[in-house]
Context: one part of a larger RNA
RNA sequence: UCCAUCUAAGGGAAUUCGGCAAAUUAGUCCCGUACCUUCGGUAUAAGGGAUCCCUAUGCUUGUUAACUGAUGUUUGCGAGCGUAGGGCGCAGUGACUAAGGGGGUCCGACUGUUUAACAAAAACUUAACCAACUGCUAGCCUGUAAAGGUUUGUACAGUUGGUGACGUCUGCCCAGUGCCAGUACUUUAAGCUUUGUUCCAACGAAGUGAAGAGCUGGUAAACGGCGGGAGUAACUAUAACUCUCUUAAGGUAGCGAAAUGCCUUGUCGUUUGAAUGACGACCUGCAUGAAUGGCGUAACGAGAUCCCCACUGUCCCUAGAUGGAAGCCUCCGAAAAUUCUUUUCCGGUGCAAAAGCCGGAGAAUUCCAGUGGGAAGCGAAGACCCCGUGAAACUUUACUGUAGCCUGUGGUUGUAAAGUAGAAUUUAAUGUUCAGUAUAGGUAGGAGUUGCUAAGUUUAAGUCGCUAGGCUUGAAAUAGACAAAAAUGAGAUACUACCCUUUAAAAUUUACUUUGCUUUAUCUCGAAAGAGAGACAGCUAUUGGUGGACAGUUUGGCUGGGGUGGCACCCUGCUGAAAAGAUAUCAGCAGGGCCCAAAGGUUAGCUCAACCGGGUCAGAAAUCCGGUGUAGAGUGCAAGAGCAAAAGCUAGCCUGAUUGGAUCUUCCACAAUAAGAGAUUCAAACACUAAAGUGUGGUCUAGCGAACUUCUAUGUCCUCUUAGUUGGGGGCUAGAAACGACCGAAAAGUUACUCCGGGGAUAACAGAGUUGUCGCGCCCGAGAGCUCCUAUCGACGGCGCGGCUUGCUACAUCGAUGUCGGCUCUUCCUAUCCUGGGCGUGCAGAAGCGCCCAAGGGUGGGGGUGUUCACCCAUUAAAAGGGAUCGUGAGCUGGGUUCAGAACGUUGUGAGACAGUUUGUUUGAUAUCUACUGGAAUUGUUUGGUGUCUGAGAGGAAAAGGCAUCUAGUACGAGAGGAACGAUGGCUUGAUGCCACUGGUGAUCUGUUGUCCGACAGGGCAGGCAGAGUAGCUACGCAUUAAGAGAUAAGAGCUGAAAGCAUCUAAGCUCGAAACUUACCUUGAAAAGAGACACCAUAGAGCUCUCCUAAAAGAGGAGUUUGAUGGGAUCGGUAUGUAAGUGCCAAGCUAACGCGAGGUAUUCAGUGUACGAUUUCCAACCGCUCAU
Repeated sequence: UCCAUCUAAGGGAAUUCGGCAAAUUAGUCCCGUACCUUCGGUAUAAGGGAUCCCUAUGCUUGUUAACUGAUGUUUGCGAGCGUAGGGCGCAGUGACUAAGGGGGUCCGACUGUUUAACAAAAACUUAACCAACUGCUAGCCUGUAAAGGUUUGUACAGUUGGUGACGUCUGCCCAGUGCCAGUACUUUAAGCUUUGUUCCAACGAAGUGAAGAGCUGGUAAACGGCGGGAGUAACUAUAACUCUCUUAAGGUAGCGAAAUGCCUUGUCGUUUGAAUGACGACCUGCAUGAAUGGCGUAACGAGAUCCCCACUGUCCCUAGAUGGAAGCCUCCGAAAAUUCUUUUCCGGUGCAAAAGCCGGAGAAUUCCAGUGGGAAGCGAAGACCCCGUGAAACUUUACUGUAGCCUGUGGUUGUAAAGUAGAAUUUAAUGUUCAGUAUAGGUAGGAGUUGCUAAGUUUAAGUCGCUAGGCUUGAAAUAGACAAAAAUGAGAUACUACCCUUUAAAAUUUACUUUGCUUUAUCUCGAAAGAGAGACAGCUAUUGGUGGACAGUUUGGCUGGGGUGGCACCCUGCUGAAAAGAUAUCAGCAGGGCCCAAAGGUUAGCUCAACCGGGUCAGAAAUCCGGUGUAGAGUGCAAGAGCAAAAGCUAGCCUGAUUGGAUCUUCCACAAUAAGAGAUUCAAACACUAAAGUGUGGUCUAGCGAACUUCUAUGUCCUCUUAGUUGGGGGCUAGAAACGACCGAAAAGUUACUCCGGGGAUAACAGAGUUGUCGCGCCCGAGAGCUCCUAUCGACGGCGCGGCUUGCUACAUCGAUGUCGGCUCUUCCUAUCCUGGGCGUGCAGAAGCGCCCAAGGGUGGGGGUGUUCACCCAUUAAAAGGGAUCGUGAGCUGGGUUCAGAACGUUGUGAGACAGUUUGUUUGAUAUCUACUGGAAUUGUUUGGUGUCUGAGAGGAAAAGGCAUCUAGUACGAGAGGAACGAUGGCUUGAUGCCACUGGUGAUCUGUUGUCCGACAGGGCAGGCAGAGUAGCUACGCAUUAAGAGAUAAGAGCUGAAAGCAUCUAAGCUCGAAACUUACCUUGAAAAGAGACACCAUAGAGCUCUCCUAAAAGAGGAGUUUGAUGGGAUCGGUAUGUAAGUGCCAAGCUAACGCGAGGUAUUCAGUGUACGAUUUCCAACCGCUCAU
């Protein structure tokens, strides 16, 4: 020193982020207990009183034994509750054991659970409430499947999600996103059907067509959401009221500077001396709000926060004691660390922070114990930040897929009926422009066909219909009827054949819908018999949809760090650009991503703007005439360049804004490519012009895009196929479609749960540079100051200094320099707050104001806040400002910031995020060097030793300040007021020393509890408790802490010239401050300049031994028989407080012997003693070494 354990006067939270830690309280009995309340609690509320020993006695009761009629009596061993009397102590749950209490608020109802090893909570859970799914082969879950769980359960059940006891409530919105329901219609895959001048292939087309989507509704205790602007009341203010825009709806009740409020320490009140705190209100709610539940709430909480009482070493302000230790001494003995060294300080320099370089200073050498300033110390290839065409995890309306689910189709897959639809076949019908007898389907054949119940008529029924009529069947009655010919017309009909349009029927077939069947597939139940389901389901293949449940990936660059913002391609001019050319920056000032069929080509003609003169309406300015007129206009657009019989303006005719080559320019100085843009030229065919000629868009410089892919056009080539350029595929050429991150990937986020590789190529802290900002001065002097710039203040301006603020830069550090504030401790600066000395004053005095000199000393205590800062309270001489890696974490703290948990508000679909808030949250280490504080050893100082000094130097603040009294109610002043020089006294702060006093601690003595040693006596243990307390150590106690001298600062002067005066100065001289040097205290011959003096001349020193005034080890000091050094003994002092034993007394009890707490005498006893004295009883013996 650390750890552990105690004790502290006076004060009592002043400490601190915070009463952290400690202290207090405590058992049992009795009394007594508030607010509130869910009536259970709260509650051991709070707050009081009692508690021990002895003697006697009463009651209740267990049990042994005896007696006994008895629930009785007696006796032994107990247990419990009382009463009375007697005692002792400071204290009777005497130790141990054993809640501190109360009040307000927040959150969570409660008990419970959680991050094993930094978070115990407000998080999770919970009973309760709500919603959703689910009828059992259920739903949900696991599994590839078989199968399994829930469950051998069955809606009072199971699963999933949300809220979270209880009380009271739970508003509006269905537009968005989900979910549910519906679905005439639209869209839509495979399959199927039909089809594309004939077969095949390929590629299409049409039809049919499920789920899904569209569409229509519902649903918020689903995800979620819940406005703005004006005006208005008879003071003002405000707005019940009115208007308006707008939404799906515009936040209702409640609560509200809150775990949510930025501004903000909101405002008011209470609490305090003082409150960034707390509580109660207000409402201006950045950004409250109703089961993402709102608001209350008794009880509960190792939860968060505030206050009060009690209590205390938390503090003022520290002190003492005991034990232990890894500390000291001796011995043994790892690990980390370790480039080197003969391992200083200051200043400078330097990659901008040096023990090692430069300069100066210091330093004799070596050990030991400490302290932690430095080694940008050790530990860990920085976790912050950035980078990587790094990783991982998570999210989603990123991209691309997958399981699952839904869904159509084929198969497993049989049978029957009905209906509908389609197909082909058969039969039967059907067919109306006009004209024509009249309802003419087409073509061909054709002169006959048919009939005796035929036709026609009448009638009944059916069917078609263009409303004219046609067809079929039946009945009655009856013998001819039709065609040809004629007529009409494009076409002429009997009859036959083949067809077309439309329709009907039949049987067949295909498909769909519906309904059946079943020991026939298949499934379920069952032991089986059988029952149920049933061609469905299931399974399989395939189709479409859905699909962060799962997977793989992407999520760019520049950048005065990154992010946010901006930018990227192209054009023009100027500046930057440093007088050739070229030249960068997220340098400055302006543009393009088109437009035009004329605004293009050509030929011809013309001349603009402006001004002057003239002229009807007509004006300054309209159109007209004349004149001057180098461009002052115009040229589609930016700017620059250019342009006058034009490149401008007007008109005619046209399409050269065409096709195919070549070379070149720019991009890109001197190297170079694509695309783009442009220039020149050849050829072709054209336009205009009389011709020469001009014309490959716009007067020139911007107006743009690779490959793959798709489409189009034109011809041509290749290949397959075909009877066939019939069809398909491919190539060449040209054009179109876009990549603006513009030489062009197909692509969203989060990470504080994070990881890896790197970077001081790049940020945050600190340094460095700079100094806009900041701070402080100076110059000028407008003005203020009654007058008067400068007593004081000083505008507009100008010039500096500092390196404290905040910036900028990115130079050092990312194989790590620990980051705010506080505590502790030291030193420096001065731009001085106080104290000291002066000058001026708008200085009478007092009190001030400003300036000059001055850094010796001082600069304090509290409240709220993490705060620095700022604010406030009471003091004070004053409560100055700064630096030292924003001094100081190998010194402490850890409240803040800045990991992992959690919550609120806001934001985001979400994962998550927030210089927003809130709660919680591990601070490593044995010191090698240096440095510092101390302690030793050795050598040197030229013979050695002992002793006494000197003082070069070093350190110090050793003192600093105030108050009162006298001076003096004086000077001064009209008064009110009111000094000084000097002297004295006590005080505060600091420093040094001490322990007689006071206080603390304290060996020790005494009292006492429990228990053990059988009892007594005397002790042990509970590291018992309590009272008193010597020495020592100590503060809260006491003592001391003078006066001067020298040289000066600002300043004041004397004499005095330069400059006949004046002048403190130039020569000379005198004063003048807490600053400087002395003085004073401490240290200091290792002061290499190593000192002086005295004595000794072989003395002397050390070890061993007894010790302490000394002490970590060494050292220092005392002693060593010629001795009181230590121990012992005796005496004294002192502490405690009257020992043991014995005698006597004692409340009472007993027939008696006796029992009995305690008292009293012996006894100021006994015991202790670190103090003093006396005494040689014991031990300092015997010896050894060095030096000369």
Molecule: large-subunit ribosomal RNA, half B
Organism: marine sediment metagenome